[in-house]
Context: one part of a larger RNA
RNA sequence: GGAUGAACGCUGGCGGUGUGGAUAAGGCAUGCAAGUCAAGCGGUUCCCGAGGUCGCAAGACCGAGGGAGCAGCGGCAAACGAGUUAGUAACACGUAGAUACGUACCCCAAAGACGGGCAUAACUCCGCGAAAGCGGAGCUAAUUCCCGAUGGUCCCUGAGAGCAAUCGAAGGGUAAAGGAGUAAUCCACUUUGGGAGCGGUCUGCGUCCUAUCAGCUAGUUGGCAGGGUAAAAGCCUACCAAGGCUAUGACGGGUAGGGGGCGUGAGAGCGCGUUCCCCAACGAUGGCAUUGAGAUACGGGCCAUACUCCUACGGGAGGCAGCAGCCGAGAAUAUUGGACAAUGGGGGAAACCCUGAUCCAGCGACACCGCGUGUGGGAUGAAGGCCUUCGGGUUGUAAACCACUUUUGCAGGGGAAUAAUCCCGAGAGCAAUCGAGGGAAGAAGGUACCCUGAGAAUAAGGAGGGACUAACUCUGUGCCAGCAGUAGCGGUAAAACAGAGCCUCCAAGCGUUAUCC
Numbered sequence: 001g002g003a004u005g006a007a008c009g010c011u012g013g014c015g016g017u018g019u020g021g022a023u024a025a026g027g028c029a030u031g032c033a034a035g036u037c038a039a040g041c042g043g044u045u046c047c048c049g050a051g052g053u054c055g056c057a058a059g060a061c062c063g064a065g066g067g068a069g070c071a072g073c074g075g076c077a078a079a080c081g082a083g084u085u086a087g088u089a090a091c092a093c094g095u096a097g098a099u100a101c102g103u104a105c106c107c108c109a110a111a112g113a114c115g116g117g118c119a120u121a122a123c124u125c126c127g128c129g130a131a132a133g134c135g136g137a138g139c140u141a142a143u144u145c146c147c148g149a150u151g152g153u154c155c156c157u158g159a160g161a162g163c164a165a166u167c168g169a170a171g172g173g174u175a176a177a178g179g180a181g182u183a184a185u186c187c188a189c190u191u192u193g194g195g196a197g198c199g200g201u202c203u204g205c206g207u208c209c210u211a212u213c214a215g216c217u218a219g220u221u222g223g224c225a226g227g228g229u230a231a232a233a234g235c236c237u238a239c240c241a242a243g244g245c246u247a248u249g250a251c252g253g254g255u256a257g258g259g260g261g262c263g264u265g266a267g268a269g270c271g272c273g274u275u276c277c278c279c280a281a282c283g284a285u286g287g288c289a290u291u292g293a294g295a296u297a298c299g300g301g302c303c304a305u306a307c308u309c310c311u312a313c314g315g316g317a318g319g320c321a322g323c324a325g326c327c328g329a330g331a332a333u334a335u336u337g338g339a340c341a342a343u344g345g346g347g348g349a350a351a352c353c354c355u356g357a358u359c360c361a362g363c364g365a366c367a368c369c370g371c372g373u374g375u376g377g378g379a380u381g382a383a384g385g386c387c388u389u390c391g392g393g394u395u396g397u398a399a400a401c402c403a404c405u406u407u408u409g410c411a412g413g414g415g416a417a418u419a420a421u422c423c424c425g426a427g428a429g430c431a432a433u434c435g436a437g438g439g440a441a442g443a444a445g446g447u448a449c450c451c452u453g454a455g456a457a458u459a460a461g462g463a464g465g466g467a468c469u470a471a472c473u474c475u476g477u478g479c480c481a482g483c484a485g486u487a488g489c490g491g492u493a494a495a496a497c498a499g500a501g502c503c504u505c506c507a508a509g510c511g512u513u514a515u516c517c
Stems, first nucleotide, its partner, number of pairs: 001517004006513005013371006019364002026327003030324003035076003040073002043070006051062004083282003093206007101199003106195007114148004123138006154173004160167002178187003208254003215245003220242004225237003257279004261272004284305005307318004335361001337360003343357001344355004374404004384395004410453005418444001421440004427434002461506005467486002472501005482489002
């Protein structure tokens, strides 16, 4: 000199873009953060209701059909997205390869969906409990579940061929679900092969400090058999052998998420890993499985532990390292905001619903960038201040005063883009679909931006001035009070302390502290 997720002191006009819990992976009140589908299913509540029955009427009842809601069964999603960096020195990550494997949704291709059946929630009844919740009996549906049929390029066994890889007769096994629509058709379903993307696993190389850590290891190293997995493998078990690693640093200890990148530097390098992107790991702590294409599952389950809460004392409930917010600790880090309009995600045929992802707004000079706090003229060098050799010098064209401008702020008026899409739909088309015309739709926001008006009006500080280091005098103080990055200043004329005047440097900032180059 540069840099920072900074903090502290003094000061502070505006805008844009970023950025903001680095410490206690400490504890959390409250709200929200994952639902959706009635075009899978049976119910149930309410509304509308063509029409019908009774009635003189008012009205009552029945009711095809339509709509809205509700819990339940079922499906898909919930394994993504969002957070954090505790652990981890490791195939965790990076890079280059490998294959013994898997893959819901999506795309391509081929073939198919026949006949039956048993349940169960909801519901009704009964019972237990303070609650959380639970039990028993009975009824019912399905794209829930089961059996049978059929089937292949699927799976198993496998005669035989072949050195082997592999090919392979024959035998056995294994599928399915419907829904909408007048229909065409569409959406789902089953099996197989392929693809895309994603994932699992393995390997070479790279990856901090420490030898005041020198030996480490019994599933340890290898084999055989069996088990296990989607899959190779001591992954697991029994048996057999005695191996395996290590000075090219094993083992132990410390520290640490890794990378893309970021800072600095001419570079080599050194330091860092905040925001954003990729990967990993974690979800109070430890363990376990279930469901599923996928988890050993942050807002699912079970057990144990600690903690907190409720309780009728018998027993229960909970997990903000999601978004806000609270307490704590700390030098220190924001709103219990708006909207799904856009982008993206989940569900749905769609309309649409959900979305603290996201887009916006709020707060903080935390950072970077931009703008402003006026411009021109103005000497008799006003007054005041300071200095003075008392002549004057300086502050200083600075002010006053004259002329002008109006960024910004204030007041008034106008006022966006971001909208793609969706709905209705004449008509065209066998259809898919296209579609004149009409309608709905913006959180930010009456914001950005534009126009007009009055008025210099609304806007300057901080640090420094002995040397290094740009900038000097006076007064006070008297080794005191104090300064200080270094050497050092201060003991009666201190350019080094304190104040004032003047000056220097930066400027909505300026200094200090901390850390890195």
Predicted 3D model of a 517-nucleotide part of an RNA (small-subunit ribosomal RNA, 5' domain) from Parcubacteria group bacterium Greene0416_39. Model confidence (mean pLDDT): 84 of 100. Taxonomically the source falls in Bacteria candidate phyla (Bacteria). The sequence was found in a public genome assembly.